[in-house]
RNAcentral holds the full RNA, with entries from ENA, Greengenes and SILVA. This is a predicted structure of a 348-nucleotide part of an RNA (small-subunit ribosomal RNA, central domain) from Rhodospirillum sp. C2T-PP-R1.
Context: one part of a larger RNA
RNA sequence: CUGGGCGUAAAGAGCGCGUAGGCGGUCUGAUUAGUCAGAGGUGAAAUCCCAGAGCUCAACUUUGGAACUGCCUUUGAUACUGUUAGACUAGAAUCCGUGAGAGGGUGGUGGAAUUCCCAGUGUAGAGGUGAAAUUCGUAGAUAUUGGGAGGAACACCAGUGGCGAAGGCGGCCACCUGGCGCGGUAUUGACGCUGAGGCGCGAAAGCGUGGGGAGCAAACAGGAUUAGAUACCCUGGUAGUCCACGCCGUAAACGAUGAGUGCUAGAUGUCGGGGUACAUGUACCUCGGUGUCGCAGCUAACGCAUUAAGCACUCCGCCUGGGGAGUACGGCCGCAAGGUUAAAACUC
Numbered sequence: 001c002u003g004g005g006c007g008u009a010a011a012g013a014g015c016g017c018g019u020a021g022g023c024g025g026u027c028u029g030a031u032u033a034g035u036c037a038g039a040g041g042u043g044a045a046a047u048c049c050c051a052g053a054g055c056u057c058a059a060c061u062u063u064g065g066a067a068c069u070g071c072c073u074u075u076g077a078u079a080c081u082g083u084u085a086g087a088c089u090a091g092a093a094u095c096c097g098u099g100a101g102a103g104g105g106u107g108g109u110g111g112a113a114u115u116c117c118c119a120g121u122g123u124a125g126a127g128g129u130g131a132a133a134u135u136c137g138u139a140g141a142u143a144u145u146g147g148g149a150g151g152a153a154c155a156c157c158a159g160u161g162g163c164g165a166a167g168g169c170g171g172c173c174a175c176c177u178g179g180c181g182c183g184g185u186a187u188u189g190a191c192g193c194u195g196a197g198g199c200g201c202g203a204a205a206g207c208g209u210g211g212g213g214a215g216c217a218a219a220c221a222g223g224a225u226u227a228g229a230u231a232c233c234c235u236g237g238u239a240g241u242c243c244a245c246g247c248c249g250u251a252a253a254c255g256a257u258g259a260g261u262g263c264u265a266g267a268u269g270u271c272g273g274g275g276u277a278c279a280u281g282u283a284c285c286u287c288g289g290u291g292u293c294g295c296a297g298c299u300a301a302c303g304c305a306u307u308a309a310g311c312a313c314u315c316c317g318c319c320u321g322g323g324g325a326g327u328a329c330g331g332c333c334g335c336a337a338g339g340u341u342a343a344a345a346c347u348c
């Protein structure tokens, strides 16, 4: 290189935008670069191969042939690919109308609850557990009523419901803003797909500076349990959790399933839109999403099955026995923590 793979055996990058590159719809003409065919030239000798010959055989030597799969020139073919010229509308995009949505950002605002503070009522317990104790309480707790402060999260609605590329997004209102679906078929006319590098986004934890701090709670302290108990249980409790700005760049970042396009039985639920019919809530048709079951087919099996793991094509990423090891060294990135790229000896 060829061949084989990537849901669970090793293997899909966490996700997007996009550069180079690769690949690319229908029709007509031109060209003949690729491609194909013919002819000519060249492709040193030796080697390899075939048929002989010479050393007693063989190795070896030697004669002839073939081959040298290549390159160049020339003549021709024109289906396909390329190039070029023109045309098209089925891909793509735009426009008009319309619709759903926890999509994102900023500002405001609401009620319930926890905690704390003040005041009233009230008295001896409260709390907690398997049982207790640490703890709180006669300096008046727990309970209850009224008032206040502050922070965080938004019960019901709520749904294999919705939206987002992924991470993720949930009280309500306003403003700013991204994407998507459906209908019309008005416009452009292949403008497309993928995407090495690159750039951006990226849960939680963690880091820096400054705020904030109700509840919860690593660390820590105490009480229990226990042979011990650096735990599980209990009482406390600091970082943190929250906000702003800046880093970090990782997750079982999972559908453990890359993206795009076309094709391949159905049934049923649900979400968003459109149409037809009957006539006012159904039936049927249709487009897009999201589930369940299931045929063909696939699969080692489990299972997947129009949301494919089926049948094909295009492009990217990745795998090649276990351990050593996602480690060492070096590079790059980071304030650090560390991340990323990534071996070998040795061993089974």
Base pairs, nucleotide, nucleotide: 004319005318006317007302008301012316014201015200016199017198021194022193023192025088026087027086028085029084030083031082033081034080035077036076037075038074039073040072041071042070049065050064051063052062053061054060091191092188093187094186095184096183097182098181099180103177104176105175106174107173108172109171110154115149116148117147118146119145120144121143125136126135162169163168206247207246208245209244210243211242215241216240220236221235222234223233258315259314260313261312262311263310266293267292268291269290270289271288272287273286274285275284276283277282278281297304298303321348322347323346330341331340332339333338
The organism belongs to Rhodospirillum, within Bacteria. Its Rfam family is "Bacterial small subunit ribosomal RNA". Gene Ontology terms of the family: structural constituent of ribosome and ribosome.